This is a predicted structure of a 353-nucleotide RNA (Bacterial RNase P class A) from a Pseudomonadota bacterium. Rfam family: Bacterial RNase P class A. The family's RNA type in Rfam is ribozyme. It was read from a public genome assembly, where an Rfam model found it. Its mean pLDDT, the model's own confidence on a scale to 100, is 78.
[in-house]
RNA sequence: GGAGUCGGCCGGACAGUCGCGUCGCAUGUGCGCCGAGGAAAGUCCGGGCUCCGCAGGGCAAGGUGCCAGGUAACGCCUGGGCGGCGCGAGCCGACGGACAGUGCAACAGAAAGCAAACCGCCGAACGGUGCUGCAAGGCACGCGUGGUAAGGGUGAAACGGUGCGGUAAGAGCGCACCGCGCGUGGGGACAACGCCACGCGGCACGGCAAACCCCACCUGGAGCAAGGCCAAAUAGGGAGGCGAUGGCGUGGCCCGCGCCGCUUCCGGGUUGGCUGCUUGAGCCCAGCGGUGACGCUGGGCCUAGAGGAAUGACUGUCUUGUACAGAACCCGGCUUACAGGCCGACUCCUUUC
Numbered sequence: 001g002g003a004g005u006c007g008g009c010c011g012g013a014c015a016g017u018c019g020c021g022u023c024g025c026a027u028g029u030g031c032g033c034c035g036a037g038g039a040a041a042g043u044c045c046g047g048g049c050u051c052c053g054c055a056g057g058g059c060a061a062g063g064u065g066c067c068a069g070g071u072a073a074c075g076c077c078u079g080g081g082c083g084g085c086g087c088g089a090g091c092c093g094a095c096g097g098a099c100a101g102u103g104c105a106a107c108a109g110a111a112a113g114c115a116a117a118c119c120g121c122c123g124a125a126c127g128g129u130g131c132u133g134c135a136a137g138g139c140a141c142g143c144g145u146g147g148u149a150a151g152g153g154u155g156a157a158a159c160g161g162u163g164c165g166g167u168a169a170g171a172g173c174g175c176a177c178c179g180c181g182c183g184u185g186g187g188g189a190c191a192a193c194g195c196c197a198c199g200c201g202g203c204a205c206g207g208c209a210a211a212c213c214c215c216a217c218c219u220g221g222a223g224c225a226a227g228g229c230c231a232a233a234u235a236g237g238g239a240g241g242c243g244a245u246g247g248c249g250u251g252g253c254c255c256g257c258g259c260c261g262c263u264u265c266c267g268g269g270u271u272g273g274c275u276g277c278u279u280g281a282g283c284c285c286a287g288c289g290g291u292g293a294c295g296c297u298g299g300g301c302c303u304a305g306a307g308g309a310a311u312g313a314c315u316g317u318c319u320u321g322u323a324c325a326g327a328a329c330c331c332g333g334c335u336u337a338c339a340g341g342c343c344g345a346c347u348c349c350u351u352u353c
Stems, first nucleotide, its partner, number of pairs: 001349010012318007020035002023032003037324001041335002044333005049223004056255004061219005066080005081095001082093004096214002101212002103208002118152002120148003125145003128141005160178006180201007188193001227275004237266006246260004282301008
């Protein structure tokens, strides 16, 4: 100097004039405090809160899936392990089980899950042919039955590797070492997991579960248009269904329990007001503990509550430039979008001293 990785912050400020909304004070044309986000977005998870349900049990269904922690909780976060990508800083993970069962796998190849023989090797065993021999037998062939999976080929992958012995030829067939499995112990705080040592073992038992499935853990339902209160109006309307061996009771089915009615269609009335509604698992600072997420203690602060939906316009200065985009019960996460800029730490390349 260049190229990257991770984390944090800003995403307009100041002054003036007019304007908007809640609340407080005042009562006459006012004054004061406050007034959209880092994602308010997606509606994907988890809850707080409200209602239903004697609030219970089970099936089905759904979700998560390494270990240890954090948290109100989670599918989130932190740390570690294993696997993959990257030269690296780092990033990603749908990460329990293939010995419960079922299923799937193109082409090539003999054969792709408990087998199999294309080229080969053998000639011990049972036959055959030829030569020799009086015969017994011997030699040759590899013809048939047969044996074999060490060598070669195919493939991403072919039922452990090297060596020695053994065999007719071979093969963990046997042995040594490696490798694999099981057990014990050690030290990494436990664990996942890995390393070391010892002992035993058969000398072995592929892939896919983001296939069905099995296993472990978790889960009532509906939702602020939840719910509560007040006021007002109407048609005590019409036509059906089930009906105690029944109907209904907040997803489906069964049992239990409770109630005695429930329900379909057509038609009529009310679409008003108040509340829920913002003090929170809240925010900021400091100290302590912890690798960290975070926790504890002390102090400080109150920062939108609209209701057809409030923050807009103008002028001047500063500025690198105003991107994505507007609360509607609230909170913790994840995911997505973002013009431009600042800060910190780390990695790699090149050059010079």